[in-house]
RNA sequence: UGUAAUUAAAGCCAAACUCGCUGUGAGGCGGGGUCGGAAAGCCACAGAUCUUUAAAUCUACAUUUAAAGAUGGCUGGGUUGCAUUG
Numbered sequence: 001u002g003u004a005a006u007u008a009a010a011g012c013c014a015a016a017c018u019c020g021c022u023g024u025g026a027g028g029c030g031g032g033g034u035c036g037g038a039a040a041g042c043c044a045c046a047g048a049u050c051u052u053u054a055a056a057u058c059u060a061c062a063u064u065u066a067a068a069g070a071u072g073g074c075u076g077g078g079u080u081g082c083a084u085u086g
Base pairs, nucleotide, nucleotide: 003086004085005084006083012037013036017032018031019030020029021028022027035073041079042078043077045076046075047074048071049070050069051068052067053066054065055064056063057062
């Protein structure tokens, strides 16, 4: 330097729940919290799921299409990087 792997955590992140703020909503941000995490760092590129609005079909439920959004702690991909071992 390349490649394969995972057994540890000084330090790091923080699910559910809860409080505050914010958004029509899905959600987001901050405090507490700690289920978990080796990329739970970053990027909505592909798929998936969810939300809002409009249109079409429908008695209705609902489905489809279009637009605008959300989730990176759903999967894949891209990219940067830590510890240890071969």

c-di-GMP-I riboswitch aptamer from Methylophaga thalassica MP, 86 nucleotides, folded computationally. The model forms 95% of the base pairs in the Rfam consensus. The prediction has a mean pLDDT of 79. The same sequence occurs in records of 2 taxa.